[in-house]
């Protein structure tokens, strides 16, 4: 100087005014009342508390609730994928392994298997996978001219994968022998791959050494095979109140019409208890298939379509919970101990403004909670490591 | 608040590993005395984006953006 991880913050103090929960007395004021009291709203007042690292997106896992039994076997289907640990549990997280990229710190991986077996690899190119002869090389062989019989000639049958050319990919590099030309044909050394046998490591791997065959194309974020997990649906979950439309029953009034003058039917309004409304189609259902077992079930469950309410409370804020010391571990986390209580709205609460200060304020706001990942993000602080001089 | 589903020319849809088509719309020309219809040729695409896996992505797989359905309670 240049650069690579890593943790933190995420405008501060002070003043007036203003929102929203809670607690407290104090004041108004409903409703109930066995007058002893109970229960709730309202305004002011005092105390306390009051958004985030991402609250986001819902991408993953849970904790809750419900359907109700998710029991067994086999298949579907759908999700993970290096090994060893951590978590309540995960596609997180922490150390290692391998592979690649970096000079290097350090970064990127959906990182199992492609000798189980199927597909598939367009163009182009002679051939694209039990691989192939376009040009190229070869006259050693069969056949063919020529011929002084010595041989020479020509790529027809053929051989050749070393050299062109095509392609993302062309069946091992490199040298020597070896041949008609040529080739792991053959040997060396170098890469690779099977099996084996020793050493380290918990493992994943990793170093050595021996034998073999002379080489084995990619693709599983195709299909598949292996392992190993998965009931659904979600706080609009749910549980409780109270309200309605219709419906059933009686009471009471007016209005008709009968009348044996006592009342009786009907319609129309009124408030009273009960109840929670109606139609129209399917038939068994419990996440799909088969078997078996089981549980609930026609005052039943499913699907539509119409009607009415659009309120309350409670699920809901002590939690896989924050700080702080401290022992265990490389860490990730996990023990003890100690100390604190921290939003809980239901048209929705964090905010205006006035001073001083600074580095001059981004992204952006809870809606049942929690653990993570991913996105966005003004600026500013610590620290650890490389790598030039 | 919570669960799903799209995104390809101007508009509506196909297509789902190998150069992206269709219909109707635009253009020009031909037919016509002019229009319409007919005919004939044409132009228009970062396949919403931004990354991965592949020799190769519209397609497959993850992340952003947009857009658009659904779901109270009696129940």
């Nucleotide at each position: 100087g240049a650069g690579u991880c890593g943790g933190c913050c995420g405008g501060g103090c002070g003043g007036c005014c203003g929102c929203g929960g809670c607690a407290c007395a104090c004041u108004c004021u409903g409703c109930c009342u066995u007058c002893g009291g109970g229960u709730g709203g309202g305004a002011g007042g005092u105390g306390u508390c009051g958004a985030g690292g991402a609250a986001a997106g819902u991408c993953c896992g849970g904790a809750c609730u419900c359907c109700g039994u998710a029991g067994a076997g086999c298949g579907a289907c759908g999700g993970u994928g290096g090994u060893g640990g951590c978590c309540a549990a995960c596609a997180g997280c922490c150390a290692c392994c391998c592979a690649c990229g970096g000079c290097g710190a350090c970064g990127u991986g959906c990182g199992g298997g492609a000798c189980a077996g199927u597909g598939c690899c367009a163009c182009a190119g002679a051939a694209a996978u039990c691989a192939a002869a376009c040009c190229g090389c070869c006259a050693a062989c069969g056949g063919c001219c020529c011929u002084u019989c010595g041989g020479g000639g020509a790529a027809c049958g053929g051989g050749u994968a070393a050299g062109g050319g095509u392609g993302a990919a062309a069946c091992g590099g490199u040298g020597a022998g070896g041949u008609a030309a040529g080739a792991g044909c053959u040997c060396a050394c170098c890469a690779g791959c099977g099996c084996u046998c020793c050493g380290g490591g918990u493992g994943a791997c990793c170093g050595g050494g021996g034998c073999g065959g002379c080489u084995a194309g990619g693709u599983a974020a195709a299909c598949c095979c292996c392992a190993c997990c998965g009931g659904g649906a979600g706080c609009a979950a749910g549980a409780c109140c109270a309200a309605g439309a219709g419906g059933a029953u009686g009471c009471c009034a007016u209005u008709u019409c009968g009348u044996u003058c006592g009342c009786g039917g009907a319609a129309u309004g009124g408030g009273g208890u009960c109840u929670g409304c109606g139609c129209u189609g399917a038939c068994g259902g419990g996440c799909u298939g088969c078997u078996c077992g089981u549980c609930c079930a026609a005052u039943g469950u499913c699907a539509g379509c119409g009607g009415g309410u659009a309120g309350g409370u409670c699920g809901c804020a002590c939690g896989a919970g924050g700080c702080g010391u401290u022992c265990a571990g490389c860490a990730a986390u996990g023990g003890a101990c100690g100390u604190c209580c921290c939003a809980g709205a239901u048209g929705g609460a964090u905010g205006g403004u006035c001073g001083c200060c600074c580095a001059c304020g981004a992204c952006a706001g809870g809606a049942u909670c929690c653990g993570g990942c991913u996105u966005a993000c003004a600026g500013g602080c610590c620290g650890g490591c490389u790598c030039a001089u | 608040g919570g669960g799903c589903g799209a995104u390809u020319g101007g508009c509506g849809c196909a297509g789902c590993g190998g150069u992206a088509g269709c219909g109707c719309g635009c253009u020009u020309c031909c037919c016509u005395g002019a229009c319409a219809c007919g005919g004939a040729a044409g132009a228009g695409g970062u396949c919403a984006u931004c990354g991965g896996u592949u020799c190769a992505a519209u397609c497959c797989c993850g992340g952003u953006a947009u857009c658009g359905c659904c779901c109270a309670c009696c129940a």

Two RNAs folded together computationally: RNase P RNA and transfer RNA, 464 nucleotides in total. Rfam match: Bacterial RNase P class A. The family's RNA type in Rfam is ribozyme.